[in-house]
RNAcentral holds the sequence, with entries from SILVA. Small-subunit ribosomal RNA from Elaeis oleifera, 1470 nucleotides, folded computationally. The coordinates come from a structure-prediction model, not an experiment, and the mean pLDDT is 83. Lineage of the source: Eukaryota > Petrosaviidae > commelinids > Cocoseae > Elaeis.
RNA sequence: AGAGUUCGAUCCUGGCUCAAGAUGAACGCUAGCGAUAUGCUUAACACAUGCAAAUCGGACGGAAAGCAAUGUUUCCAGUGGCGGAUGGGUGACUAACACGUAAGAACCUGCCCUUUGGAGGGGAACAACAACUGGAAAUGGUUGCUAAUACCUCGUCGGCUGAGAAGUAAAAGAAAGAAUCCGUCCGAGGAGGGGCUCAUGUCUGAUUAGCUAGUUGGUGAGGCAAUAACUUAUCAAGACGAUAAUUAGUAGCUGGUCCGAGAGGAUGAUCAGUCAUACUGGGACUGAGACAUAGCCUAGACUCCUACAGGAGGUAGCAAUGGAGAAUUUUGCACAAUAGAUGAAAGCCUGAUGGAGCAAUGCCGCGUGGAGGUAGAAGGCCCACGGGUCGUGAACUUUUUUUUUCGAAAAAAAAGCAAUGACGGUAUCUGAGAAAUAAGUAUCGGCUAACUCUGUGCCAGUAGCCACAAUAAGACAGAGGAUGCAAGCAUUAUUUGGAAUGAUUGGGCGUAAAGUAUCUGUAGGUGGCUUUUCAAGUCCAUCAUCAAAUCCCAAGGCUCAACCCUAGACAGACGGUGGAAACUACCAAGCUGGAGUACGGUAGGGGCAGAGAAAAUUUUCGAUGGAGCGGUGAAAUGCAUAGAGAUCGGAAAGAACACCAACGACGAAAGCACUCUACUGGGCCAACACUGACACUGAGAGAAGAAAGCUAGGGGAGCAAAUGGGAUUAGAUACCCCAGUAGUCCUAGCCAUAAACGAUGGAUAUUAGGCACUGUGCAUAUCGACCCAUGCAGUACUAUAGCUAAUGCAUUAAGUAUCCCAUCUGGGGAGUACGUUCGCAAGAAUGAAACUCAAAGAAAUUGACAGGGGCCCGUACAAGCGGUGGAGCAUGUAGUUUAAUUCGAUGCAAAGCGAAGAACCUUUUCAGGGCUUGACAUGCUGCAAAUUUUUUUGAAAGAGAGGGGUACCUUCGAGAAUGUGGAUAUAGGUGGUGCAUGGCUAUCAUCAACUCGUGCCGUAAGGUGUUGGGUUAAGUCCCACAACGAGCGCAACCCUCAUGUUUAGUUACCACCGUUGAGUUUGGAACCUUGAACAGAUUGUUGGUGAUAAGUUGGAGGAAGGUGAGGAUGACGUCAAGUCAUCAUGCCCCUUAUGCCCUAGACGACACACGUGCUACAAUGGCCGAAACAAAGGGUCACGAUCCCACGAGGGUGAGCUAACUCCAAAAAUCCAUCCUCAGAUCAGAUUGCAGGUUGCAACUCACCUACAUGAAGCCAGAAUUGCUAGCAAUCGCUGAUCAGCCAUAUGGUGGUGAAUUUAUUUUCAGACCUUGUAUACACCAUCCGUCACACUAUGGGAGCUGAUCAUGCCCGAAGUCAUUACCUUAACCACAAGGAGAGGGAUGCUGAAGGCGGGGCUAGUGAUUGGAGUGAAGUCAUAACAAGAUAGUCGUACUGGAAGGUGCAGUUG
Repeated sequence: AGAGUUCGAUCCUGGCUCAAGAUGAACGCUAGCGAUAUGCUUAACACAUGCAAAUCGGACGGAAAGCAAUGUUUCCAGUGGCGGAUGGGUGACUAACACGUAAGAACCUGCCCUUUGGAGGGGAACAACAACUGGAAAUGGUUGCUAAUACCUCGUCGGCUGAGAAGUAAAAGAAAGAAUCCGUCCGAGGAGGGGCUCAUGUCUGAUUAGCUAGUUGGUGAGGCAAUAACUUAUCAAGACGAUAAUUAGUAGCUGGUCCGAGAGGAUGAUCAGUCAUACUGGGACUGAGACAUAGCCUAGACUCCUACAGGAGGUAGCAAUGGAGAAUUUUGCACAAUAGAUGAAAGCCUGAUGGAGCAAUGCCGCGUGGAGGUAGAAGGCCCACGGGUCGUGAACUUUUUUUUUCGAAAAAAAAGCAAUGACGGUAUCUGAGAAAUAAGUAUCGGCUAACUCUGUGCCAGUAGCCACAAUAAGACAGAGGAUGCAAGCAUUAUUUGGAAUGAUUGGGCGUAAAGUAUCUGUAGGUGGCUUUUCAAGUCCAUCAUCAAAUCCCAAGGCUCAACCCUAGACAGACGGUGGAAACUACCAAGCUGGAGUACGGUAGGGGCAGAGAAAAUUUUCGAUGGAGCGGUGAAAUGCAUAGAGAUCGGAAAGAACACCAACGACGAAAGCACUCUACUGGGCCAACACUGACACUGAGAGAAGAAAGCUAGGGGAGCAAAUGGGAUUAGAUACCCCAGUAGUCCUAGCCAUAAACGAUGGAUAUUAGGCACUGUGCAUAUCGACCCAUGCAGUACUAUAGCUAAUGCAUUAAGUAUCCCAUCUGGGGAGUACGUUCGCAAGAAUGAAACUCAAAGAAAUUGACAGGGGCCCGUACAAGCGGUGGAGCAUGUAGUUUAAUUCGAUGCAAAGCGAAGAACCUUUUCAGGGCUUGACAUGCUGCAAAUUUUUUUGAAAGAGAGGGGUACCUUCGAGAAUGUGGAUAUAGGUGGUGCAUGGCUAUCAUCAACUCGUGCCGUAAGGUGUUGGGUUAAGUCCCACAACGAGCGCAACCCUCAUGUUUAGUUACCACCGUUGAGUUUGGAACCUUGAACAGAUUGUUGGUGAUAAGUUGGAGGAAGGUGAGGAUGACGUCAAGUCAUCAUGCCCCUUAUGCCCUAGACGACACACGUGCUACAAUGGCCGAAACAAAGGGUCACGAUCCCACGAGGGUGAGCUAACUCCAAAAAUCCAUCCUCAGAUCAGAUUGCAGGUUGCAACUCACCUACAUGAAGCCAGAAUUGCUAGCAAUCGCUGAUCAGCCAUAUGGUGGUGAAUUUAUUUUCAGACCUUGUAUACACCAUCCGUCACACUAUGGGAGCUGAUCAUGCCCGAAGUCAUUACCUUAACCACAAGGAGAGGGAUGCUGAAGGCGGGGCUAGUGAUUGGAGUGAAGUCAUAACAAGAUAGUCGUACUGGAAGGUGCAGUUG
């Protein structure tokens, strides 16, 4: 300090998640030791048992016990004193003077310290105790006796009160031989402690805005330790509140603790300060101190005892128990230390405290060994089979003993002469002995350090986020290995950080969330220039405080550390004192620049009211006239012979104002346009007279606020939600058409919202230009108007700096600055629910949560797409010729069938395809019969040469038996070839996966594209180049240009054909002379032809055109002219395209079978559907006869002449040819000529019968051919669809490969005959380039909205029901204080007789907790049912949005419809 995650990629906004730290923690696995801390965070739930506050006999009387006794010692129930208000626990309450900080005045204070002065004289009781007695107990009652430092009275200095007179009020002794000491009373002072007041700080909600009646204040009185409405009588009507009162929720506060660079955020365990509290509520008593609780009274709940009359209790003290919970310890030891109570003291008491026990709960320290050691052992894992790794790790050798075990010794902590140690025989030290007693846990896809194998197969599972797993998972599980930390390690929870993700430091608001629709203005905030006063803010110095502990720093002590201890200190806060005076504020006096007023001009659809005109529309009246009009993509509904529409004239009505008209004017915005008039607001310019900061902004508040809508009354021509009808459509609640009501208009009043937009709040200052318009000045010039230069105010465009994520903004800022206001904080849920305010209503304003997702979004980029645009090309359309689709047959496919019908190919780009040839074989399939190291390969070993032949059995494979034969080489062991037997590694697989692959191939496409280097532009993805203007078949070429070059493609180079030349002539060609069965022989190289080598074509030339270019067009010459024709040649890539069955190959699978051999069958089935072909339907024809002309191929296991036989297929014979020689071989269409005459025929030839031929072991399933006979459908073919632009289509034969034969009508070649048409790019299809839009990127076969149905989840309403809580009215009224009373009682004093003072009890009154009744507020749970919302791999209906999304979208509003939605009105461009 950052990282992951939205996208095809980029940048931004923005959320989610992670890495770090911490904890009183918990859970999982594991565990050696010590030191030191910590340990019910939940039920302030209930608590058995024990202990936690006693002590004093030197205050008192006395009981008891010990000693034989006087006496003395010990002990103690009671009276009395001091202490039980401390210590210890807990955090329920409390938002408060409770706490923190800093001050204050009207107070109290036991014990303690200092100090002044005292203690004289009297008296009366009550416990204990004794007797009697009630009660189960707890606990009493009556009578009698008695002491005191218990109680009472008188006197008195000082003191206190009072102006004074005067009044008031104390005491106690004990121990001791004595000095003395302790105690006691009245004062004064102190220390420490406590009470009270005040300033300031201290959580959340406004969906809590008003609250208060002793409430606020005065006077009198009471009361208190003290001030005070603290209480009361009376008077006044105040007090608090937007700087948040009141109310609701939550919470003890602080020093501190954790995190953070800090600012700050979170927290308030342990330790310390403080407050509150003690089962729940109320109350007082005692006392220095309490409203006390290990004290009292009372009410309530609960528990316990009981003889049912009545009693007892309070662990939030220490242990312990139950319960709750994820979760938190021993019913231990000691008062030795520290500290407290008491006592004169010894002492006694202390669950405070000191120690121990339990718990890895935290922090800190130590150890589990160290050194050497390669045969790199065994074993595990991986492997390319070579090896690698675990790994010097172990073993082994040597060494040490922290620790563990055993034995011996043994502290300090105790101060001051001595005594006193719970911890504890503990720490520590020393000896012996053996490496001996001691390692786990999490992770290994990225973030994030660390990788492989096996298993699993969207299963099981993982997961913090992204995500992983569907047969090769580095992400699951196991294993090996590795990495991190380590007596711990992971996980979970909470919290801070990262998060600048609430931003003071330190964010935003045109388009991402976000500027109020506009203005006026209150509080508030902010504010021009000069001078003065003052010192509040501000700054400086100093004083005091902010407890200790903690943090920081420097020393010291435990062996170190944690820990402990000593000393020191910064910053900051509040307060006091003294200074400074720049700035802000205050005071005072001025100024004119901001602002305003007055004077003079001026532009304007600014506002309001009244009056008037013209055009158009509709209606109506009259006239002319006579058949349609109207409407649409096309129609229909509608109007019209009862006279429409059209034309002319008259009248009426309502609404709106053409042209001018303009990124022109005005207004705060909404908005505002015919003309004239009245009234009226604001702006601007000029001049510079006046006032003298009067200003800016503006929470609440107020004003005005399009359209739609509402209320009442008018008005109603046109238009037009709703509605009706007609069309369209699968439907059409729409788009289109015909009608049509609210409404639109006016008056009066509501409503208060819009994409109310510049999606840009207002004000001020400042920062380059250019150009245009509106208003108005000045200067110059002029008769005047322009032109030119310049100022102010406004409105647009363009652009520099700067800003911005980009787009863009740019003196009218989205730049640079200041001030004020509004507003935002992931998407959805939702602008919804509830509550409140406003409204007649519709609704408006304010405005959540549960739940859910990891994104949603902005700008720009590259593609793809568009029923967007431009341009170009193509047999794409058009023009034309011939087909397919209809028939029969052939062939392939789907489907069906079957024991099997083997497998693959499936839009174009599968389907006469793999297959250039399935009767057996092929052949993979099926049935049956067989084999198991195998039909085939390599290595080891035994035997036999190999080989040939006969025979049995069998469907064959195979199995069995017999005969012939015994070879080559040799070192004499053996070896080589072949066959056969055995054993073991392995063979074999047309088994799976083409989505694990190589190779090959199709397709877009022979389309013109696809890229790179350097430079430049951009934050980047990317762009430029490759775009533009021309041109081309072409990214072909030319020109321009921040580009300049280059590569793969195009073209050319290659082959064939077309012309010529040269060369060579055999088997080809020719000639003379002749000749033969035959150019046989002889000669030739002119021609034809064959082979080889060359030439030729390059827009070269010419006219036009074009830019003096590239090119294009016409012509000449030429065999050929603009690529001469055809072929081969196929860029980057796309389709997980095709092929594991050509071949190769990873992994998986089979191994007496998914391998191998054999026989027979199947691949040839057949209701039907599709594709590709052949033959036809005929006269441009068919049949018979006769006569011509090719090219290119093939042939020795072959082609086969000739002759003979057969109607023929063919048979017999076998010349010739290893081929320019011979053979296949006859070319056919064509020409001549006969018959047929438009018919299902002399067309067509399917089908079938019978007879033959050929190949072949074999022709039934299942071959081809021949002859005779038979003679089906079919008379040119629906929707639709296909090929072709010249030697092409069409038509006609010939031939090859495969091949024994052939299902070939297929397919590859070859020549013969040989047309028609192309105006041209409007439309359809496909493609290339540029551009626009996009919510698409799996890329339009995309994305995506809503209802309905189903499942689940949370939530609102809801007749109500059940609780909690708060305040309030009334009733009842415990205990108790206070007051009253004089009913009862009464030792101390007075009186001495009665009685009095005083006291107690009782009663009454005020008050008063709990309780009861009533209505109310707030809140929680639940509720038949109901509303919408969210989520959910493959449900239904439509297709609203995104492209002009096929009716542009969208905001507001109204109506309407299954649903998205549609329509009307006004607005907006996103």